[in-house]
This is a predicted structure of a 1451-nucleotide RNA (small-subunit ribosomal RNA) from an uncultured bacterium. The coordinates come from a structure-prediction model, not an experiment, and the mean pLDDT is 85.

């Protein structure tokens, strides 16, 4: 710094996700050593146990123990200090609590400084004794006692009170004689308490709160101000700049993460604050309403003798619980630090330290070098080798770390060390004690094998797995950090995805329907003053730690530490005045007034006009009319439709009428009349910023709709019936109520749209319109220039599309709205509303998209242009019958297998009785039926011939036989068992393949290279004008140009011309009765090689081009007929059973060998044929006329036999020479005479014929003889434009035999085409599209079913919470004067006073009751709608004109 994903592609929007770093972390797998640090994020739950706060004898009396004593320890009390600090936690709190900065009305024990002083009495009392009472706890009387405890007097520089005269008020001593204390005052330090401005979550579905409330006056109170408190008066005070109420939450220095600005967070260390089982409340005190103190209420524990008592870990350890989690009941006060003390001490779970935990950071290790045969073993493999990999092993070193031994700190400045025999240091063995985790489809570094088969499974997104998975699992290899590595969690970041930096709103999510206007934001020139705001310098603070920078210290680092810099902020001084902004003064252009004019469906009331429907009346008039794709309900003989008069109602206002004109928007439309609003244009008289936008607010607001009344011709929801349909609750048609229409009064919503807020300014033309104004012209001319309203286009903006002085350009000010899509504009809650309903307006759960524009297919029951037996004109056929022949179904032991619209079905198959053959049933074989290679053993084997069993195959016997080289051994060929790599499979996968085939299609198209144009997929070129069979040329054009197709080039046929003549011809010569023969090569013909045709000519059209029509001349004329030739690519098209092939299966079988059988079966369909139904024929007789082809395993003449298939025979031919071979149809004649026939041959029965090892199953042909259907084919439907349909016959190829099929030849030989509306199929352009597996697309509701969250609901059960009443513990005060009383006054004295206890009553006032609201939450029989699910079920609403154009709003 980015990067996956949405599309076939593409750009933009826009979410969703991934890499980064961080953790007080948990889990999983693993796990050596050290350093610093961290360590209950949950239950502020509950606590056993032990320790966490004492101390002074230099305040005091008094017990104790030792001592002879002086004296020293020691105890429980009384008194002082200290227990308000240190250490916990984070419930609570939205606050003056935190942070900051500032202020005035205040206290501060111990500390410092400085003044002055400590004089003179008195009376208690604990401890102890004794005497009760209780179980304890603890207590109750009584006698006696000190003191720095406690009280009075005395004095008062200075101190309190008060205007002032004046009043008022302290002390305490110890004792080692040096000091510690004690009072009062005054100032300081520190430490607090209390004001204020400014910062400081979320919710308006919380909008109004508040009676001590605001604020005065007096008084109480307080260390102090102050409704803090009470009496009085007033009646405020706080809120949209957000009160009040609900959720959340300690604040902060920092802390994470970010470039930053933020945005999260607030553990550990620090600074405040709150709290110490819950609630309340005082005491004491210099300081608490007090964590380890009291008192009360309450809940819980505990102990009790049942009477009562205790207790409070949110110290430190540690328990139990609760959680996915968080540690020892350590050791020491030795350092720092606290309290106590005059000290020595004591005390200290603060603290130092150590003990567990890979929680984190940080730092070290597990070994270095050398080591190719590139061992061994693993994997993989194309078997050659790769790779694991210098890695191992082995040689040589070296010891961090860990063990053993020795030494031995610093922290401590005289002593004094828990840490510790600890850091460090030396020595000795010895590679020895030490490596894992996850990841390898893209994002994102790393790839093979196997295994599994949409199954196990994997996944953070996309997404993998349905048999070859680099996505599951293992493996072997490999990336990546590394004593840690991976996963979930949360947080920042990426995210410009809440945008201050730094976004956006015509179609992507977003301008309110419109206007008026409050508050508010913002605001024209000049010029003066101010100095808020800016701005620049000074001063103060901004704690310290962090962070940054620069040194220093642990061997480094982490980690300690010193300097410095910063802390972007507050205050406050001075000063500057351009902009703002206050204040004064001026102007006149924004803004308005005047005056004079214009347009106008602007508006609201009256009034009036014709045309049209429709209704009533009269008249003519008759059989219909109406209405539709067709029809029908429906009116019509009771007289309709049509017509002509006449009346009557009621709505709308044709032509003018136009992207014309008014108005803010909805919106306005004959005419006239009246009332009004705005606008524009000229004048430049007047006022002097009076201005823009506008959160709330107010007001208009189409259409349905509603509420009272009216009106109601036409038209028309609902509704009825006719029609369509599969249905038809609809589209069509007859008909028809509500409403439409008027009056009043709601409603308040539209695609309310320029999907475009308002207002200003500024920025390049052009061409139109409508209203003025000025000037001009001969002109009804042309010009200027202001307003409005259209088109088109330039810059410049837009993802683009488009916009473009009527901006979506450049700028400015206000205002309004978005933030993924679905849930949903839905609940609920509040408001409005008579209802419909409207307005605000969520959230669970679900997706990984959804949506924009624009591109290139593709599709349309979109449109244009063009073509082809495509349809029309014709000619013949299928479909009806019969058979042939192939498909399906079915059957069977098996009917072997494949092909399946077109483009599978007389296809593979150019030919199944065996063989073929794959399939079935039985029988046999296993190195095999065919091949190659090694071992090893044996021999010749094999052929031959003879047996036996047998259906063969095969099994067995049994005779005869011995190659070649070498001296031997032995090799070599060949061949048998025997073993073993390989074999062998018409076994699966044509969706793993490769070759070949079909088809769209011989359709005219498909493509590149350079340029151009676009951000971009892509266009351009190839569109356009014309023309062709043709992307065939021509012309034009931001295109030039190429290449694959077309056409040509190539066979063939059609003319003529040369050569060539034998087996081919025979026209002249000749020979010959005559067949022929010589001669010949002119013709025919053969084979070669040329000539010929190109729109060359000419005429017309046409742009003068291409090109076309028509002609001439030519065998042939515009591609002369006909063949070969098949672009890009499409159909996962056929084909593993031609052939080759990856993979998987099979191996005494799925292979192989043999026999029979099957592939030929047969209630049925359906595809291609033959044969026919007759007379344009049948039959019988007669005479003509081809081509092209094949023959040695062959074609075979003549002759003979035979009715006839055929059989004898064999010239003759390896073929222009022989032969098959008759060519039929046609022609001539006879007959037959419309009939199931003299048509038609099916079936079947006899007799024969060929072929073959063999014709049952299951060939073909003959003869005889039987003689079915059929009399021209329904619905549909095929072919074919000329030597063609039609018809005739003949050859071939497969083949022993066996064509109606297949592929070839020649004869005979037509009709028709006006033409492109329609049907099919194709091309080219444009044109919607929500399709792109492309319409066989896509996609929408209900209903069934499963399930998941929400809403409602009679309720029911808790939690805050107002407010009324009620209660009052304890406790402050206030009173009361009955009780009881040392200290002081009065008095001799008794007594009494002041002052105190205990009581008792007052006021507040916690818990608690009662009782009625509000908000919340949790269930909840049943119901609502919503998501989401596999191929459920009904349709078929949208997407193309979606087959009725769609949407919106309302019934």
């Nucleotide at each position: 710094a980015g990067a996956g994903u949405u599309u076939g592609a593409u750009c933009a929007u826009g979410g969703c996700u991934c890499a980064g770093a961080a953790c007080g972390a948990a889990c999983g797998c693993u796990g050596g050593c050290g350093g610093c640090a961290g360590g209950c994020c949950u239950a502020a739950c509950a606590c056993a146990u032990g320790c966490a706060a004492g101390u002074c004898g230099a305040a005091c009396g008094c017990c104790c123990u030792a001592g002879c004593a002086a004296u020293a320890g020691g105890g429980a009390g009384u008194g002082g200090c200290a227990g308000a600090c240190g250490g916990g936690u984070g419930a609570g709190u939205a606050a003056c609590a935190c942070g900051u900065g500032g202020g005035a009305a205040c206290c501060u024990u111990c500390c410092c400084u400085a003044u002055a002083g400590u004089a003179c009495g008195g009376a208690a009392u604990a401890g102890c004794c004794c005497a009760g009472g209780g179980a304890a706890a603890c207590u109750u009387g009584g006698a006696g006692u000190a003191a720095u405890a406690c009280c009075g007097u005395a004095u008062a520089c200075g101190c309190c009170c008060g205007a002032g005269a004046g009043g008022g008020g302290a002390a305490a001593g110890a004792u080692u004689u040096a000091u510690c204390g004690c009072u009062a005052u005054a100032g300081g330090a520190u430490g607090g308490g209390c004001c204020c401005g400014c910062g400081u979550c979320g919710g308006a579905u919380u909008a109004g709160c508040u009676a001590g409330u605001u604020g005065g006056u007096g008084a109480g109170g307080u260390a102090a101000u102050g409704g803090c408190u009470c009496a009085c008066c007033a009646a405020g005070g706080c809120a949209a700049c957000g009160a009040u109420c609900c959720g959340u939450a300690g604040c902060u220095g920092g802390u994470u993460u970010g470039a930053g600005a933020g945005a999260a967070u607030g553990a550990c260390c620090a600074g405040c604050c709150a709290c110490a089982c819950u609630g309340g409340g005082a005491c004491u005190g210099a300081g608490a309403c007090a964590c380890g103190g009291c008192c009360c209420a309450g809940a819980c524990u505990c102990c009790u003798a049942c009477g009562g008592g205790a207790g409070g870990c949110a110290g430190c350890a540690g328990u139990g619980g609760g959680g996915a989690a968080u540690c020892u009941u350590g050791g020491a006060c030795a350092a720092u630090g606290g309290g106590c003390g005059c000290a020595a001490g004591c005390c200290u779970g603060a603290u130092c330290c150590a003990g567990c935990c890979a929680u984190g950071c940080c730092g070290c290790g597990u070994g270095a070098g050398u080591g190719a045969u590139g061992a061994a073993g693993g994997c993989c493999u194309u078997a050659g080798g790769g790779u694991u990999g210098u890695a191992a092993a082995g040689c040589u070193c070296u010891u961090u770390u860990g063990g053993c031994g020795g030494g031995g700190a610093c922290g401590a400045u005289a002593a004094u060390g828990a840490c510790g025999g600890u850091a460090c240091c030396c020595g000795c063995a010895g590679a020895a004690u030490a490596a894992g985790u996850c990841c390898c489809g893209g994002c994102u570094a790393a790839c093979u094998u196997c295994g599994u088969g949409c199954c196990a499974g994997c996944a953070g997104c996309c997404g993998c797995g349905g048999u070859a998975a680099u996505a599951c699992g293992a493996a072997g290899g490999g990336g990546a950090c590394u004593a840690g590595c991976g996963u979930u969690g949360u947080u920042c970041g990426g995210a410009a995805u809440c945008a201050c930096u730094g976004g956006g709103c015509g179609u992507a999510a977003a301008g309110c329907g419109c206007a008026c206007g409050u508050a508010g934001g913002c605001g024209g020139a000049u010029u003066u003053g101010u100095a808020a705001g800016u701005c620049a310098g000074g001063g103060g603070u901004g704690a310290a730690a962090u962070c940054c920078c620069g040194g220093g210290g642990c061997u480094c680092a982490a980690c300690c530490u010193c300097g410095g810099a910063a802390c972007u902020g507050c205050c406050u001084c001075u000063g500057a005045u351009a902009c703002u902004g206050c204040g004064g003064a001026u102007c006149u252009c924004g803004a308005g007034u005047c005056c004079g004019a214009u347009a106008g469906a602007g508006g609201u009331g009256g009034g009036u006009g014709g045309a049209a429907u429709u209704c009533c009346u009269a008249g003519u008039g008759u059989a219909g009319a109406g209405g539709u794709g067709a029809a029908a309900u429906u009116c019509g003989u009771a007289g309709a439709u049509a017509u002509u008069a006449g009346g009557a109602a009621g709505a709308a206002c044709a032509c003018c009428g136009g992207u014309g004109g008014c108005g803010a928007a909805g919106g306005c439309g004959g005419c006239c009349c009246a009332c009004u609003g705005g606008a524009u244009c000229g004048g430049u008289a007047c006022u002097g910023a009076c201005g823009c936008u506008g959160a709330g607010g107010u007001g208009c607001g189409a259409a349905a709709g509603c509420g009272u009344g009216g009106g109601u011709a036409g038209c028309a929801a609902a509704c009825a019936g006719g029609a369509u349909u599969a249905g038809a609750u609809a589209c069509c048609c007859u008909g028809g109520u509500a409403g439409u229409c008027c009056a009043c009064g709601c409603c308040c919503u539209a695609a309310a749209c320029g999907a475009u807020g308002c207002a200003a300014a500024c920025u390049u033309g052009g061409u139109g319109u409508a209203g003025g104004c000025a000037g001009u012209u001969c002109a009804g001319u042309c010009u200027g220039u202001c307003u409005g309203u259209g088109c088109c286009g330039g810059a410049g903006c837009u993802a683009a599309c488009g916009c473009g002085u009527u901006a979506a350009g450049u700028u400015u000010g206000c205002c309004g709205c978005c933030u993924g899509g679905g849930g949903a504009g839905u609940a609920c809650g509040g408001u409005c509303g008579c209802a419909a309903g409207g307005c605000u307006g969520a959230a669970a759960c679900u997706c990984a998209a959804a949506g924009g524009a624009a591109u290139u297919g593709a599709c349309g029951g979109g449109g244009g242009c063009c073509c082809g037996c495509a349809c029309a004109a014709g000619c013949g056929g299928u479909g009806g019958a019969g058979c042939a022949u192939g498909u399906g179904g079915u059957u069977u032991a098996a009917u072997u297998c494949g092909a399946c619209g077109c483009a599978a079905c007389g296809c593979g198959a150019a030919g199944a009785a065996c063989c073929u053959u794959a399939c079935c049933u039985g029988g046999g074989c296993u190195c095999g039926a065919a091949c190659g290679g090694c071992u090893u053993c044996g021999g010749a084997c094999a052929a031959u011939c003879c047996g036996u069993g047998g259906a063969a195959a095969c099994a067995u016997g049994g005779a005869c036989u011995u190659c070649c080289c070498a001296c031997a051994a032995g090799g070599g060929a060949c061949u048998g068992g025997a073993g073993u790599c390989g074999a062998g499979g018409u076994g699966c996968u044509g969706c793993a393949u490769g070759g070949c085939u079909g088809u769209c299609g011989u359709c005219a198209g498909c493509u590149c290279g350079u340029g151009u144009c676009g951000u971009g997929a892509g266009a351009u070129g190839u569109u356009g004008g014309g023309u062709u069979a043709a992307g065939u040329c021509c012309c034009g054009c931001a295109a030039c140009g190429a290449g694959c197709g077309c056409a040509a080039c190539c066979c063939u046929u059609g003319u003529c011309c040369u050569g060539u003549g034998u087996u081919g011809c025979c026209a002249c010569c000749c020979c010959g009765c005559a067949a022929g023969g010589g001669a010949g090569c002119a013709c025919u013909c053969u084979c070669a090689g040329g000539a010929g045709a190109c729109c060359g000519c000419c005429a017309g059209c046409g742009a003068u081009a291409a090109g076309u029509u028509g002609g001439a001349g030519g065998a042939a004329g515009g591609u002369g007929g006909g063949g070969a030739u098949g672009a890009c690519g499409u159909c996962a098209a056929g084909u593993c059973c031609u052939c080759a092939u990856g993979g998987c299966c099979u191996u005494u079988a799925u292979g192989u060998c043999c026999a029979g059988g099957g592939c030929u079966a047969c209630a049925c369909a359906c595809g291609u044929g033959c044969u026919a139904c007759a007379a344009u024929g049948g039959a019988c007789g007669g005479u003509a006329c081809a081509a092209a082809g094949c023959g040695c395993u062959g074609c075979a003449a003549a002759c003979c036999c035979g009715c006839g298939a055929g059989g004898g025979g064999g010239a003759g031919c390896c073929a222009a020479u022989c032969g098959c071979a008759a060519a039929a149809a046609a022609c001539c004649g006879u007959u037959c005479u419309c009939a199931g026939u003299u048509c038609g041959g099916a079936u079947c029965g006899c007799a024969g014929g060929c072929u073959g090892c063999a014709a049952c199953u299951c060939g073909c042909c003959u003869g005889c003889g039987u003689g079915a259907a059929g009399c021209u084919g329904g619905a549909a439907u095929c072919g074919c434009u000329a030597g063609u349909a039609a018809u005739g016959g003949c050859g071939u190829a497969u083949c022993a035999g066996a064509a109606u099929g297949a592929u070839g030849c020649c004869g005979u030989g037509a009709a028709u085409a006006c033409g492109u509306u329609c049907c099919c199929g194709g091309g080219c352009c444009u044109u919607g599209u929500a399709c792109a597996c492309a319409c066989c697309g896509c996609c929408c509701g209900u209903c069934a079913c499963a399930u998941c969250a929400c809403g409602a609901a009679a309720g029911u059960g808790g939690a805050u919470u107002g407010c009324a009443c009620u209660a009052g513990a304890a406790g402050u005060c206030c009173g009361c004067a009955g009780g009881c009383u040392a200290a002081c006054c009065c008095g001799c004295a008794a007594g009494g006073g002041a002052g105190g206890c205990a009581g008792c009553g007052g006021c507040c006032c916690a818990a608690g009751g009662u009782g009625u609201g509000a908000u919340u939450c949790a269930u909840g029989a049943u119901u609502g709608g919503g998501g989401u699910g596999a191929a459920g079920u009904c349709g078929u609403a949208a997407c193309a004109a979606g087959g009725u154009a769609g949407c919106c709003g309302u019934a």

The RNAcentral record of the sequence draws on ENA.